[in-house]
Molecule: transfer RNA
Organism: Nitrososphaerales archaeon
RNA sequence: GCCUCGGUAGCUCAGCCUGGUAGAGCGUUGCCUUGGUAAGGCAGAGGUCGCGGGUCCGAAGCCCGCCCGAGGCU
Numbered sequence: 001g002c003c004u005c006g007g008u009a010g011c012u013c014a015g016c017c018u019g020g021u022a023g024a025g026c027g028u029u030g031c032c033u034u035g036g037u038a039a040g041g042c043a044g045a046g047g048u049c050g051c052g053g054g055u056c057c058g059a060a061g062c063c064c065g066c067c068c069g070a071g072g073c074u
Stems, first nucleotide, its partner, number of pairs: 001073007010026004020057001028044005050066005
């Protein structure tokens, strides 16, 4: 230098192909339950979807450039 994959909640990751309200598990907060814990149940908070630009009525998802990580080729 080139190729492939990845970057989305505190953590692990779906969703992207096929544009249309941003999700799950764990964690966390409150409540219920208990004599009190654990477990269980209910509810909540938490996100510039790596960054910038473009296309579009509308972009996490398409197009272009860049940054970071993993692997490969030379």